[in-house]
Record summary
The part of an RNA shown here (small-subunit ribosomal RNA, 5' domain) has 508 nucleotides and comes from an uncultured bacterium. It matches the Rfam family "Bacterial small subunit ribosomal RNA". The coordinates come from a structure-prediction model, not an experiment, and the mean pLDDT is 84. The full RNA is in RNAcentral, with records from ENA and SILVA.

Context: one part of a larger RNA
RNA sequence: GGAUGAACGCUGGCGGCGUGCGUAACACAUGCAAGUCGAACGAAGCAGAAGGAUGCUUGCAUCCUUUUGACUGAGUGGCGGACGGGUGAGUAACGUGUGGAGAACCUACCUUACACAGGGGGAUAACGGCUGGAAACGGCUGCUAAUACCGCAUAAGCAUACAGCUUCGCGUGAAGCCGUGUGAAAAGAAAAAUCGGUGUAAGAUGGCUCCGCAUCUGAUUAGCUAGUUGGUGAGGUAAUGGCUCACCAAGGCGACGAUCAGUAGCCGGCCUGAGAGGGCGACCGGCCACAUUGGGACUGAGACACGGCCCAGACUCCUACGGGAGGCAGCAGUGGGGAAUCUUGCACAAUGGGGGAAACCCUGAUGCAGCAACGCCGCGUGAGCGAAGAAGUAUUUCGGUAUGUAAAGCUCUAUCAGCAGGGAAUAGAAAAGAAGGUACCUGACUAAGAAGCCCCGGCUAACUACGUGCCAGCAGCCGCGGUAAUACGUAGGGGGCAAGCGUUAUCC
Numbered sequence: 001g002g003a004u005g006a007a008c009g010c011u012g013g014c015g016g017c018g019u020g021c022g023u024a025a026c027a028c029a030u031g032c033a034a035g036u037c038g039a040a041c042g043a044a045g046c047a048g049a050a051g052g053a054u055g056c057u058u059g060c061a062u063c064c065u066u067u068u069g070a071c072u073g074a075g076u077g078g079c080g081g082a083c084g085g086g087u088g089a090g091u092a093a094c095g096u097g098u099g100g101a102g103a104a105c106c107u108a109c110c111u112u113a114c115a116c117a118g119g120g121g122g123a124u125a126a127c128g129g130c131u132g133g134a135a136a137c138g139g140c141u142g143c144u145a146a147u148a149c150c151g152c153a154u155a156a157g158c159a160u161a162c163a164g165c166u167u168c169g170c171g172u173g174a175a176g177c178c179g180u181g182u183g184a185a186a187a188g189a190a191a192a193a194u195c196g197g198u199g200u201a202a203g204a205u206g207g208c209u210c211c212g213c214a215u216c217u218g219a220u221u222a223g224c225u226a227g228u229u230g231g232u233g234a235g236g237u238a239a240u241g242g243c244u245c246a247c248c249a250a251g252g253c254g255a256c257g258a259u260c261a262g263u264a265g266c267c268g269g270c271c272u273g274a275g276a277g278g279g280c281g282a283c284c285g286g287c288c289a290c291a292u293u294g295g296g297a298c299u300g301a302g303a304c305a306c307g308g309c310c311c312a313g314a315c316u317c318c319u320a321c322g323g324g325a326g327g328c329a330g331c332a333g334u335g336g337g338g339a340a341u342c343u344u345g346c347a348c349a350a351u352g353g354g355g356g357a358a359a360c361c362c363u364g365a366u367g368c369a370g371c372a373a374c375g376c377c378g379c380g381u382g383a384g385c386g387a388a389g390a391a392g393u394a395u396u397u398c399g400g401u402a403u404g405u406a407a408a409g410c411u412c413u414a415u416c417a418g419c420a421g422g423g424a425a426u427a428g429a430a431a432a433g434a435a436g437g438u439a440c441c442u443g444a445c446u447a448a449g450a451a452g453c454c455c456c457g458g459c460u461a462a463c464u465a466c467g468u469g470c471c472a473g474c475a476g477c478c479g480c481g482g483u484a485a486u487a488c489g490u491a492g493g494g495g496g497c498a499a500g501c502g503u504u505a506u507c508c
Stems, first nucleotide, its partner, number of pairs: 001508004006504005013379006019372002021337001026335003030332003035079003040076002044072002046069011086290003095215008105207002110203007118152001120150002127142006158183005164177005188195002216262003223253003228250008265287004269280004292313005315326004343369001345368003351365001352363004382412004392403004416449001419443004426435001452497005457478003463492005473480002
């Protein structure tokens, strides 16, 4: 000198764009953050229409049947809650980065191609009845539906076992063809188009595994290791593999730093620097890990699952003491910690996501607004003329000098703020805009409403007076102060930067 997610002191006019718990991965009141589909299903309710019956007050009430609905909320069922959002505790690791491999793998929704969807069955929630419990939540019994569940049929193709042939590969081997045996499918809705269902193959997308290289400090850590290293066989997995197990062998790693200890999420990047390098990993983007602590699986195409389940621990809450409920490292917000970090806002209008045939619903993702000079950038606080060099103030050798064209005064201008009128794009074709009566445009009006901070001994731009008297104090270094202090304090003047200026901290 540059830089910062900064803080502190003094000061503070406006706008645009960004950024904003770095500390306690501390504890959390309250609200919201993941739903949706009636064009999968049965029942119920509500509203309307038609018909019938009864009472009759003759056009009303009750009941029954049929039917309709951009209707309602529970239940079964489907898809989605594995995305999106948060945090960096752990992790020195195939975690990440980069380059390869999978002849050892999976992939819902989507796209393409081919082939199908025949015929049956038994339940169960809802609901009714009985009943337990303070509650959370149940139990028994009776009834019912489906795109829920289960057999059977069919099998182009598929899986698997065995046998054969052809082609190919670096290898374990792979691909294709043929034959035999065995095995496994399906669901309807709407009635218009259409949307779905099953199987196989391919694609796309997403994931999983393996390998080479790279990836902080300490030797005042030198030895470490028994599923340890390898083999055979089996199990398990989507899949390879001590991943797991039985048996067998005795191996494996290490001064090219094993093991141990400390620290740490990694990267694209950011800061600095001429570069080499050094430091950092906030925001934004990619990957990983985690979700009160520890463990476990279930469901599913996908999780060992932040707003799912079970168990154990700590904590908080309810309780009728028998038993239950909870998890903000989602968005706001609260307490606490701290030098320190915001609103319990608006909207789904846009972009994107989930569901739905659609209308649409949901979306604290997102788009916006609010707060904060926290940062960067831009603008303003006026412009021209104006010497009686006014007054005041400071100083003085008492003549003057400085403040100083500065003010006053005259002539202008109106950026910002304020007032009034108009008023968007963002949504490409009818409607639909949170931001927003915002941006922007126009008009009128007043120099009015808008400047501070640090420094002035040298480094280092900028000097005098008074006070103080090694005191009070200053200080980044050298050093100032003990009676003429340009170094302390005040004043006048000056210098620097400017809505900021200084200080502190950290990095180069």